[in-house]
Context: one part of a larger RNA
RNA sequence: UGACGGGGGCCCGCACAAGCGGAGGAACAUGUGGUUUAAUUCGAUGAUACGCGAGGAACCUUACCCGGGCUUGAAUUGCAGAUGAACGAUUUAGAGAUAAUGAGGUCCUUCGGGACAUCUGUGAAGGUGCUGCAUGGUUGUCGUCAGCUCGUGCCGUGAGGUGUCGGCUUAAGUGCCAUAACGAGCGCAACCCCUUUCUUUAGUUGCCAUCAGGUUCUGCUGGGCACUCUGGAGAUACUGCCACCGUAAGGUGUGAGGAAGGUGGGGAUGACGUCAAAUCAGCACGGCCCUUACGUCCGGGGCUACACACGUGUUACAAUGGGUGGUACAGAUAGUUGGUCGUAUGCAAAUACGAUCUAAUCCUUAAAACCAUUCUCAGUUCGGACUGGGGUCUGCAACCCGACCCCACGAAGCUGGAUUCGCUAGUAAUCGCGCAUCAGCCAUGGCGCGGUGAAUACGUUCCCGGGCCU
Repeated sequence: UGACGGGGGCCCGCACAAGCGGAGGAACAUGUGGUUUAAUUCGAUGAUACGCGAGGAACCUUACCCGGGCUUGAAUUGCAGAUGAACGAUUUAGAGAUAAUGAGGUCCUUCGGGACAUCUGUGAAGGUGCUGCAUGGUUGUCGUCAGCUCGUGCCGUGAGGUGUCGGCUUAAGUGCCAUAACGAGCGCAACCCCUUUCUUUAGUUGCCAUCAGGUUCUGCUGGGCACUCUGGAGAUACUGCCACCGUAAGGUGUGAGGAAGGUGGGGAUGACGUCAAAUCAGCACGGCCCUUACGUCCGGGGCUACACACGUGUUACAAUGGGUGGUACAGAUAGUUGGUCGUAUGCAAAUACGAUCUAAUCCUUAAAACCAUUCUCAGUUCGGACUGGGGUCUGCAACCCGACCCCACGAAGCUGGAUUCGCUAGUAAUCGCGCAUCAGCCAUGGCGCGGUGAAUACGUUCCCGGGCCU
C1' cells in the first nucleotide's frame, strides 16, 4: 500500500423480512455425470457448466466407429511435357464411392497458338490433430457496482500520502460547504432508440363525421382527410411554481397546474481491473505433430445406448375445474420453392380443383374471459404416460431414429421431506399468437408480441453480495 477478520461505524441491493407463485415427490421432454459400447465425436464444470456452443443429429450435417476406395489428392493454384473440344445419354459390375461401355458432340485461331479437360512429373496442399498456460479477436463475471487514475504543487529519507479525507446530500467520486491543495481524464449523468401527451404537415393500401348512391350484410361505390391511424418535423418536465425544513446542495407534500413529477417507464450503453476464467471446434495465428494418412471419397452404424444420480422445463394431481354448444376483443412478425380461402371428399391428419395475396389491400373469426348446459368429489367425464390396430404428410429413404390424425388401452399422480428459486406494477401469476433455424421434425427450448391482471414491503436485528471511513 492492499487483502482479510465469527473488529467497529455509515449506506445500498428481491439480500433478509412481508407477500404471491414455483422447484425438491409423479409421468414425460431436454441437458449433464456415470456406466455401457466397435463408436456412444468434441468442448462448457461453484457462483460465472448442465433446454450451454447446437437459431433444427433419419442420409447429409459429422468431427466418432466398422468396412470398401484414392494418394498432387475433395477444393484453389504456378511451371514443364503428352493427349483430347468441352460435355456425355445408355448399358454392365458394385453397398456405394468407383470402374468399364461409349450413342452423340467436334470450340476459337492472325495457323504461332489460345480456352477447356484428362494423364505424367514437380512446387504450393490438406488436418474439427496438440497447446486458450505462446496469442489476436470475441465473451462471461464482480457490476450499471461507483469507483479507477493523471498533471502541477505540497508533505515524507523512502515505499507512498494528499487531492479522492471531514460535515450534509444524492441512484451516483451526484452536488454543496469546508479544506495544502488547484485542476483534469476514464467512468456517473446527459446526448441515441422505443413508449406515454399535444401541435403541425402529408393522406394510400388506412379512416368514415358530413353529402349522395347501393346492398341480405360489409367503406361496398362516388366523395372527403374531420377523427382513428401511419410516416416526417416540432413542443413538453426543469424541483420551473407554492408552502414548510435547511447557510447551501437538497429534502418533504393525498399541494397547484399537467397526459406525465422529481432519473416518467423500458432498452442500448459495462471505467481501471479480477478470475494464467471461456473459446486453437466460428475465424485468424506462433510453435509442435501426421503426410499411400491424424488427409480425402463412399456405404452402414453411432452421436437417440440405460441398474443409476443431478440440473432445467412441460403436463398434472381437478369444481376458481373437465366436457359440449353459442358469442366478444389484440399486438408484433413472416410469406411466391411460399401464405391462405372457397367448394368437394374424408370422423380427422389431409387430398383434388378453383380463387386470392409479391402484401397498411390477402393471410387476420387469438385464447383465457362471458353466456347456457352437463358432470357432483370418485383415481372420477380428473390425469394423460405406455401399448395395440388403422391411416396422413415430408423426404432417394421414417428399421435403428420423424411429426401428425382416428379408434382402442388408460400407468404414476390426491399438492410433494430436509432444503431451495423467481418476482416490487401493467410486475408476479395466467392466456394465447408469431419469428429464426427448417424438406420434415422429436420446440414442452430460444427470442419476441399482446390479452386478463394481483398481494406485500413494519423495518434493517439476522443470512448473502457490494460501497465508503476506521
Background
This is a predicted structure of a 470-nucleotide part of an RNA (small-subunit ribosomal RNA, 3' major domain) from an uncultured bacterium. Its Rfam family is "Bacterial small subunit ribosomal RNA". The coordinates come from a structure-prediction model, not an experiment, and the mean pLDDT is 81.